[in-house]
Context: one part of a larger RNA
Molecule: small-subunit ribosomal RNA, central domain
Organism: metagenome
């Protein structure tokens, strides 16, 4: 390279936008680059292959043929691909009218609870555990009532429910703002899909500067347990957790399943729209589009299972895999303040 693969065996990039590239709907006309046919020149000789021949045979050697799958020019063909021109509406996008939503950003507001402070009542314990102790408390704790301060998180609603590309998003109100769905079939007329590099977003922890700090709480101190206990349990408690600005760029970043399009039994549940229909006008029934689940047929699969949300049947594009360890390491490069990230071997060994 051919070939085979990527849910769980090695293997889907964390996610998106998009450059180059690859691929691309239905017609008509032209062209003839790709493509098909014919022909011409060329494709050195030797070798390989075939048929003969010469050394007694063979190796070896000689002759002829074939082959050299390629390429140049000319002529013919025009289905397909390309290109040019022109058209179409089903792909894609726009318009108009509706709809749902914890989608995002900023500002403001609220109640419950914890803690602390002040005051009242009260007077000996509280707290904690398997049991205790450290700890707190007559300088009045715990409990209880009233008032105040401050920070963080938003109970019930809440759901195999909703939204978002993913990370993720949950009190309420306002402002700004992205995407999606349905209906009309009104407009544009292939404007599309994917996407190496690139760019942006990216939980938690961590880092820099400034603020903030109620609760929780790495480190640390103490009390227990234990043979020991650098732990599990308890009492404290600093970074951190929160905000602003900037880094970091990783996760079991998981559906362990890349994106797009088309096709292929049914049944059932939930969510958002539309249409038709019924004496019931609460609603039910039928139907259609979109989204989220379950069961399951064919088919697929090593099996488990998947099964119109495919792991089925096909096509297009990207990423990735190639025995275990060494190793996601060394080295080099590059990014980062650092921590470290990305890229990524070999010796050796089984």
């Nucleotide at each position: 390279c051919u070939g085979g693969g990527c849910u769980u065996a090695a293997a889907g990039g964390g996610c998106a936008c998009g450059u180059a590239g690859g691929c691309g709907g239905c017609g008509u006309a032209g062209u003839a680059a790709g493509u098909g046919g014919a022909u011409u020149g060329u494709g050195a000789a030797a070798g390989c292959c075939c048929u003969c021949g010469g050394c007694u045979c063979a190796a070896c050697c000689g002759a002829g043929g074939a082959a050299c799958u390629g390429u140049u020019g000319u002529c013919c063909g025009a289905a397909c691909u390309g290109c040019u021109a022109u058209g179409c509406u089903u792909g894609a996008g726009g318009a108009u009218g509706g709809g749902a939503g914890g989608g995002g950003a900023g500002a403001g507001u609220g109640g419950a609870a914890u803690u602390c402070c002040u005051g009242g009542u009260g007077g000996a314990g509280c707290g904690g555990u398997g049991a205790a102790a450290u700890g707190c408390g007559u300088a009045g704790a715990u409990a209880u009532c009233a008032g105040g301060a401050g920070g963080a998180a938003c109970g019930c609603c809440a759901g195999u429910g909703g939204c978002g590309a993913a990370a993720g998003c949950g009190a309420c109100u306002c402002u700004c703002u992205g995407g999606c769905c349905c209906a009309u079939u009104u407009c544009u007329g292939a404007c599309g899909c994917u996407g190496a590099g690139g760019u942006g977003c990216g939980a938690a922890a961590g880092c820099u500067a400034g603020g903030g700090u109620a609760g929780c709480g790495a480190a640390c101190g103490g009390g227990a347990u234990u043979a020991g206990a650098u732990a599990c349990c308890c009492c404290g408690g600093u970074a951190g957790u929160c905000c602003u600005a900037g880094c970091c760029g990783u996760a079991a970043a998981c559906g362990c399943u890349g994106g797009g399009u088309a096709c292929u039994a049914a049944g059932u549940u939930g969510a958002g729209g539309g249409a038709a229909u019924u004496c019931c006008c609460a609603u039910g029934u039928u139907u259609u589009c979109u989204c989220a689940g379950c069961u399951g047929g064919a088919g697929c699969a090593a099996a488990c299972g998947c099964g119109u949300u495919a792991a089925g049947u096909a096509c297009c594009c990207c990423g990735c895999c190639u025995g275990g360890g060494g190793a996601g390491u060394a080295u080099g490069g590059u990014c980062g303040c650092a921590a470290g990230g990305c890229u990524a071997a070999a010796a050796c060994u089984c």